[in-house]
Description: A computed fold for a 184-nucleotide RNA from Thermogemmatispora tikiterensis, annotated as FMN riboswitch aptamer (RFN element). Taxonomically the source falls in Thermogemmatispora (Bacteria, Bacillati, Ktedonobacteria, Thermogemmatisporaceae). It was read from a public genome assembly, where an Rfam model found it. The prediction has a mean pLDDT of 75.
Parts: sequence; C1' cells; structure tokens
RNA sequence: CGCUGUCUUCGGGGCAGGGUGAGGGAGACGGGCCGGCGCUCAACAACAGGGGCGACGGUCUCUCCCAAUUCCCGAUCGGCGGUAUAGCCCGUACGCCCUUGCGCUCGCUGUCGCAUGGCAGCGUGAGGGCAUGACCUGGGGAAGUUCCAGGGCCGACGGUAUAGUCCGAUAGGAGAAGACUGAC
Repeated sequence: CGCUGUCUUCGGGGCAGGGUGAGGGAGACGGGCCGGCGCUCAACAACAGGGGCGACGGUCUCUCCCAAUUCCCGAUCGGCGGUAUAGCCCGUACGCCCUUGCGCUCGCUGUCGCAUGGCAGCGUGAGGGCAUGACCUGGGGAAGUUCCAGGGCCGACGGUAUAGUCCGAUAGGAGAAGACUGAC
C1' cells in the first nucleotide's frame, strides 16, 4: 500500500415578493329563481288552469374575511463514483413488478387435536426485468458537453386545489471517513 472480517460515525439543498381564487365562514335577513304548504281573489256543471300575499326549504347573487410555498409572474436549489473541477457526459442511488431462501405474526384454512401442509401480512438477504429528466455555442489549453463568457434546459413516489422547493423524511440510500482483528 492493498486484501478478509467485525464495528462506529457521517451521509441533499431550495419559493423572497406579488397576482388569481377551486372552496369555506360571517353579515345584510336585501334581491332573483325553483318547490310544496297556508290564506285570499278570479273562474267553474265538472276537470283543469291563472293572479296576489305570507312564512318555510333548496339554490344563486351582493359585501367583508380566510384561502394553492402546488395554478400565473417572479425567486431559488443541485447527492454519490468516474474524468481537466459536471444538476444536463458515463454509471449509480431513490421507484415499480416477478422469482427465491430465512425468520416472525401463531392471523386464515385443513384436521377430533397436535405436529405438519397451504395461503396471507411484516421484516431481511439474493437474483432478474421494467421505468428512470435535462446542453449547446464560443474562448484559452496538451487535454474540458466539467474551467471562463453567453444563451438554454431538467427534476422519483404518496398526501393535498395541480409540488424540484411544503408534509411523509430525525426515513431510506449511492457512497465517504475511521477503529479493531486476521492473513500476507
């Protein structure tokens, strides 16, 4: 220096300021529409149908307040390994599905009952598959889609008024650092 095993720690940042208002609440008990009911007028052989007033129920509207960190303007952030320094090159993490080993629930089912078998849920290890966003130009240089200048673009899943930024997440994880042991 590297190898094997065990353990410990670390391990993602970001909506300032505005606009709109899906919805909700309160008030005026105002106004419009609809519904049946009560009273009354008119009409009538009967049936049917019309007008006015009243309260009740439903619904819409008016004024005020609350209301999307998700919509609109604008603002802002950038994991890890590789490499000439990377959100946008290559790979990886996070997500979903399938198969399988082990353990637990002793839950369901079968059985007279137990063992045991099958099924379901949870945890954990391994394998496979799917999905998985975004960059150009110029400059100097031996070398850069990584530096400098300019102009662009992207962002998992669930929740919720539609989310890169809020919550789930003090989670998870790629990985990083260190300690100890063994062998060489």